Predicted 3D model of a 100-nucleotide RNA (c-di-GMP-I riboswitch aptamer) from an Azonexaceae bacterium. The model forms 95% of the base pairs in the Rfam consensus. NCBI's taxonomy places the organism under Bacteria, Pseudomonadati, Betaproteobacteria, Rhodocyclales, Azonexaceae.

RNA sequence: UGCAGAUUUUGGCAAACCCGCGCGAAAGCCGGGGACGCAAAGCCACCGGGCUCACUGAUGGGCACUGUUUCAACCAUCAAUUGCUAGCGGGGUUGCCGGG
Numbered sequence: 001u002g003c004a005g006a007u008u009u010u011g012g013c014a015a016a017c018c019c020g021c022g023c024g025a026a027a028g029c030c031g032g033g034g035a036c037g038c039a040a041a042g043c044c045a046c047c048g049g050g051c052u053c054a055c056u057g058a059u060g061g062g063c064a065c066u067g068u069u070u071c072a073a074c075c076a077u078c079a080a081u082u083g084c085u086a087g088c089g090g091g092g093u094u095g096c097c098g099g100g
Base pairs, nucleotide, nucleotide: 003099005097012038013037017033018032019031020030022029023028036087042093043092044091046090047089048088049085050084051083056079057078058077059076060075061074
């Protein structure tokens, strides 16, 4: 320097779940407990996937009626946008121990 995780040491991380007058619209995150697992389950949203939809726009509903005109709340769908996921995969980057 590249390969690679049989065994071992010091250790590390922490899913579900529970708790918090925590943050957020939500997904999710943070802190405490917990331990399913993890050899990068360290770090980075670059690519693909998944999740989110407050705000904005469009359409439909609704308001709503004899007719005409105008239009808000609210609801649904779609789009754009936002954010999240590194414990979904790829990629990038750094690194402990032991092995050949």